[in-house]
Context: one part of a larger RNA
Molecule: small-subunit ribosomal RNA, central domain
Organism: uncultured bacterium
RNA sequence: CUGGGUGUAAAGGGUGUGUAGGCGGGCUAGCAAGUCAGAUGUGAAAACUAUGGGCUUAACCCAUAGCCUGCAUUUGAAACUGUUGGUCUUGAGAGUGGGAGAGGUAAGUAGAAUUCCCGGUGUAGCGGUGAAAUGCGUAGAUAUCGGGAGGAAUACCGGUGGCGAAGGCAGGUCUCUGGGCUGUAACUGACGCUGAGGAGCGAAAGCAUGGGGAGCGAACAGGAUUAGAUACCCUGGUAGUCCAUGCCGUAAACGUUGGGCACUAGGUGUGGGGGACAUUCCACGUUUUCCGCGCCGUAGCUAACGCAUUAAGUGCCCCGCCUGGGGAGUACGGCCGCAAGGCUAAAACUC
Numbered sequence: 001c002u003g004g005g006u007g008u009a010a011a012g013g014g015u016g017u018g019u020a021g022g023c024g025g026g027c028u029a030g031c032a033a034g035u036c037a038g039a040u041g042u043g044a045a046a047a048c049u050a051u052g053g054g055c056u057u058a059a060c061c062c063a064u065a066g067c068c069u070g071c072a073u074u075u076g077a078a079a080c081u082g083u084u085g086g087u088c089u090u091g092a093g094a095g096u097g098g099g100a101g102a103g104g105u106a107a108g109u110a111g112a113a114u115u116c117c118c119g120g121u122g123u124a125g126c127g128g129u130g131a132a133a134u135g136c137g138u139a140g141a142u143a144u145c146g147g148g149a150g151g152a153a154u155a156c157c158g159g160u161g162g163c164g165a166a167g168g169c170a171g172g173u174c175u176c177u178g179g180g181c182u183g184u185a186a187c188u189g190a191c192g193c194u195g196a197g198g199a200g201c202g203a204a205a206g207c208a209u210g211g212g213g214a215g216c217g218a219a220c221a222g223g224a225u226u227a228g229a230u231a232c233c234c235u236g237g238u239a240g241u242c243c244a245u246g247c248c249g250u251a252a253a254c255g256u257u258g259g260g261c262a263c264u265a266g267g268u269g270u271g272g273g274g275g276a277c278a279u280u281c282c283a284c285g286u287u288u289u290c291c292g293c294g295c296c297g298u299a300g301c302u303a304a305c306g307c308a309u310u311a312a313g314u315g316c317c318c319c320g321c322c323u324g325g326g327g328a329g330u331a332c333g334g335c336c337g338c339a340a341g342g343c344u345a346a347a348a349c350u351c
Stems, first nucleotide, its partner, number of pairs: 004322003007305002012319001014201002017198001021194003025088007033081002035077008048066007091191001092188002095184004103177002107173001109171001110154001115149007125136002162169002206247006215241002220236004258318006266296012300307002324351003333344004
């Protein structure tokens, strides 16, 4: 190299966009680079194979033919790939009519609750636990009523519901704005798929500067428990959690399942559209079709578990990745980062 794999055994990149590259729809005409056929030249000898011959045989030796699967030149073929011209509409895009949504951004706003402050009522406890204690309280707490401040999060609706490429997104209003779905069939005419690098986005924690700080709460302190208790439980509590700007670039970033296209029984539920039937009309209903989200299940696949039109089935195209365990996602080097660290990535040795 060929070959084998990647849900759970090693292995799908966190995710989209897109450069190079790889691959690419129907019809038609030309060319002939790939492809195929013929001819010529060359493809040293030996070796090898076949036939025949020579040593008494064999090994060995000799002759002839094959072989040398290749290369070059030349003459042709034109199905396929390629290329050039023309053309088409099914792929792709796109006009127009609808309609759903926690998709994103920015502004301002609402009510419940916790905490704190002020005032009223009121009196000896409150709180907490398995039981307690630390803690709070006669300087008047807890409870309750009225008023105020401030921050964070949005009960019910709410749903194996919706939206988004992923991370993720939830009170309500408005601003700007992305994507998808469906009906129609004007318009373009293969404009497509994938995508090494690249440049973006990317939970939480963490970092920098400046704000903010109600609740919660690493660290820390105290009380318990215990043989001990640097824990689990309790009382407190700092960073942080929140905002703005910049950085970090990692996760069990998981469906542990890369993307695209096509094909291959069904049943059932649910979300968003369209058509038909029925209904006096609407709603409901029946049926059908397109797009999602679930469950069950046939063939098939699978080591089994299971997957099964949302495939892990049957095929094609492109990318990433795997090759025994440990050493090790480490060392060294390089690149990135303020740092923490990240990315790339071995070997000795050992079983």